[in-house]
């Protein structure tokens, strides 16, 4: 770079440096010297992943007898409860890894884009 899955009508900005663009792309429509984009500092939003405790159901194991050196084999018991292990679902908390903080991804379009997680 490309691939897979999920999400994208909620939410959250000030200061400094700088100085003309920005909203991915096309067409619109907007934002912008009352300061764009970028960088830095501080603040905030959210909860994808991680973490913590909890809850729900599931799978496997659990006991006995005989034989066997062991691995284990055969037979019986095994509703429920409980315990162990495993992976899964739900909501809660947290804020470690990301992300985000004009307008529904600004609107429409497409074989589009962004972010997160994963596989290679």
């Nucleotide at each position: 770079c490309g691939c897979u899955c999920a999400u994208c009508a909620a939410g959250a900005g000030c200061g400094g440096c700088u100085g003309a663009g920005g909203g991915a792309c096309a067409g619109g429509c907007c934002c912008u010297a009352u300061g764009a984009a970028g960088c830095c500092g501080c603040g905030g939003c959210a909860a994808c992943c991680a973490g913590u405790a909890u809850u729900c159901a599931g799978a496997u194991c659990g006991c006995c007898a005989u034989g066997a050196a062991c691995c284990u084999a055969u037979g019986g018991a095994u509703c429920g409860a409980c315990g162990a292990u495993c992976g899964g679902g739900g909501g809660a908390c947290c804020a470690g890894g990301u992300g985000c903080c004009a307008a529904u991804g600004c609107c429409u379009g497409a074989u589009c884009g962004a972010u997160g997680a994963g596989a290679u």
Predicted 3D model of a 120-nucleotide RNA (SAM riboswitch aptamer (S box leader)) from an Actinomycetota bacterium. Rfam family: SAM riboswitch aptamer (S box leader). From the family's description: The SAM riboswitch is found upstream of a number of genes which code for proteins involved in methionine or cysteine biosynthesis in Gram-positive bacteria. NCBI's taxonomy places the organism under Bacteria, Bacillati, Actinomycetota. Model confidence (mean pLDDT): 78 of 100.